Predicted 3D model of a 254-nucleotide part of an RNA (large-subunit ribosomal RNA, domain VI) from a Deltaproteobacteria bacterium. The source organism's lineage runs through Bacteria, Pseudomonadati, Myxococcota and Myxococcia.

Context: one part of a larger RNA
RNA sequence: CGCAGGAUACUUGAAGAGGAGCUUUUCUCAGUACGAGAGGACCGGAAAGGACGAACCUCUGGUGAAUCAGUUGUCACUCCAGUGGCAUGGCUGGGUAGCUAAGUUCGGAAAGGAUAACCGCUGAAAGCAUCUAAGCGGGAAGCCCCCCUCAAGAUAAGGUAUCCCUGAAGGGCUGUUCUAGACUAGGACGUUGAUAGGCUGGGUGUGUAAGUACCGCAAGGUAUGUAGCUGACCAGUACUAAUCGCCCGUUCGG
Numbered sequence: 001c002g003c004a005g006g007a008u009a010c011u012u013g014a015a016g017a018g019g020a021g022c023u024u025u026u027c028u029c030a031g032u033a034c035g036a037g038a039g040g041a042c043c044g045g046a047a048a049g050g051a052c053g054a055a056c057c058u059c060u061g062g063u064g065a066a067u068c069a070g071u072u073g074u075c076a077c078u079c080c081a082g083u084g085g086c087a088u089g090g091c092u093g094g095g096u097a098g099c100u101a102a103g104u105u106c107g108g109a110a111a112g113g114a115u116a117a118c119c120g121c122u123g124a125a126a127g128c129a130u131c132u133a134a135g136c137g138g139g140a141a142g143c144c145c146c147c148c149u150c151a152a153g154a155u156a157a158g159g160u161a162u163c164c165c166u167g168a169a170g171g172g173c174u175g176u177u178c179u180a181g182a183c184u185a186g187g188a189c190g191u192u193g194a195u196a197g198g199c200u201g202g203g204u205g206u207g208u209a210a211g212u213a214c215c216g217c218a219a220g221g222u223a224u225g226u227a228g229c230u231g232a233c234c235a236g237u238a239c240u241a242a243u244c245g246c247c248c249g250u251u252c253g254g
Base pairs, nucleotide, nucleotide: 001153005164006163007162008161009160010159011158016150017149018148019147022050023049024048025047026046027045028044034039052107053106054105055104056103060101061100062099063098067094068093069092070091071090072087073086074085075084076083077082112144113143118138119137120136121135165253170248171247172246173245174190175189176188177187178186195241196240197239198237199236200235201234202233205229206228211224212223213222214221215220
């Protein structure tokens, strides 16, 4: 810009596009059919895997530079105690959310249609024979469909519902933002408010803070006390910031 008024929401997919499509072993049938024996099935049923793929984070782990603890050297605050800076995040041990695989769950299927090679029925030309010439069946991991995803710029531009024509409906700017994101876009919210931060409570993690008291000559230990602290998690709460506003878009549609 188009889809002959403008919108919002939800959709169809008989146009189209992409994805997927794999395979092994074991048990059973059955030591049966077959075979002198050795050996050893078809068909059907069931169960475990491998590789590949998708989603997810309950579990097992990884990471987790704004979380907790321990600890070395040194400097500083304020002498002790307690803290902070620097040293690869100083080093070490853990670890929430998120992101992840080695973790978890799921997938390939089944069904249908037309066929290939091939196997047939009926059957003439050619009194026979012949799957073929007329006609009719079977038949594949392949083809179409089925399964998953996208999809009406599918210009044949589809459908349904509702709203609006009192600068309307609606949209944009703008602000707080997000499990959304390179930017854009998308989602939530803007006081008729829980959108983010803060605060409160909880969870999780760490592992028993500081101070004080007691014990010990001391290093240190014990008690107060599963303590103190705790990013991203879950709630509640207007304390802070989303204030006030501006613009586009018309007048019933050749």
The coordinates come from a structure-prediction model, not an experiment, and the mean pLDDT is 88.